[in-house]
RNA sequence: UCUCGAAAAAGGCAAACCCUCCGUGAGGAGGCGACGCAAAGCCACGGUACUCCCCGCCGUUCACGCUGCGGAGUAAGCCGGGUUACCGAA
Numbered sequence: 001u002c003u004c005g006a007a008a009a010a011g012g013c014a015a016a017c018c019c020u021c022c023g024u025g026a027g028g029a030g031g032c033g034a035c036g037c038a039a040a041g042c043c044a045c046g047g048u049a050c051u052c053c054c055c056g057c058c059g060u061u062c063a064c065g066c067u068g069c070g071g072a073g074u075a076a077g078c079c080g081g082g083u084u085a086c087c088g089a090a
Base pairs, nucleotide, nucleotide: 004088005087012037013036018031019030020029021028022027035077041083042082043081045080046079047078048075049074050073051072054071055070056069057068059066060065
């Protein structure tokens, strides 16, 4: 240094609920609070799940509308991948 992750040390992050604000929504920000986390730091590249204000396509309908697919969006604490990082037992 790489891999790895301890009954170690110093610490770190912070789920759900609740409150306020933003968003059509999935959800996000702040506060409280700790379920947990060796990357629960960061990144939407692949997969997956979710949303549907708007755009496009197909189907259905007399029409309004509705379903599905794609675009678009959300989730990094869903998985994989990329990248950075504290400590140093086995």
The RNA shown here (c-di-GMP-I riboswitch aptamer) has 90 nucleotides and comes from Deinococcus phoenicis. Model confidence (mean pLDDT): 85 of 100. Taxonomically the source falls in Deinococcus (Bacteria, Deinococcota, Deinococcales, Deinococcaceae). It was read from a public genome assembly, where an Rfam model found it.